[in-house]
Overview
Predicted 3D model of a 72-nucleotide RNA (transfer RNA) from an Elusimicrobiota bacterium. NCBI's taxonomy places the organism under Bacteria, Pseudomonadati, Elusimicrobiota. Its Rfam family is "tRNA". Its family is annotated with triplet codon-amino acid adaptor activity in the Gene Ontology. Rfam classes the family as a transfer RNA. It was read from a public genome assembly.

RNA sequence: GGGCAGUUAGCUCAGCGGGAGAGCGUUCGCUUUACAAGCGAAGGGUCACAGGUUCGAUCCCUGUACUGCCCA
Numbered sequence: 001g002g003g004c005a006g007u008u009a010g011c012u013c014a015g016c017g018g019g020a021g022a023g024c025g026u027u028c029g030c031u032u033u034a035c036a037a038g039c040g041a042a043g044g045g046u047c048a049c050a051g052g053u054u055c056g057a058u059c060c061c062u063g064u065a066c067u068g069c070c071c072a
Base pairs, nucleotide, nucleotide: 001071002070003069004068005067006066007065010024011023012022013021018055026042027041028040029039030038048064049063050062051061052060
């Protein structure tokens, strides 16, 4: 330098055009003498960044950045 894959909550990930989600973690409540477990609830997101297509974009297109793998 070229190719491929990935980037979504604190962590691991799902979501392939119209509602942004799950598990774990955090906080609060119930329960317990207490802790853990269990049950219920809450908080937490510029969907890496910019531009474009579209009535509408996490999703499609282009560029950029970063990470991993392969080739040279």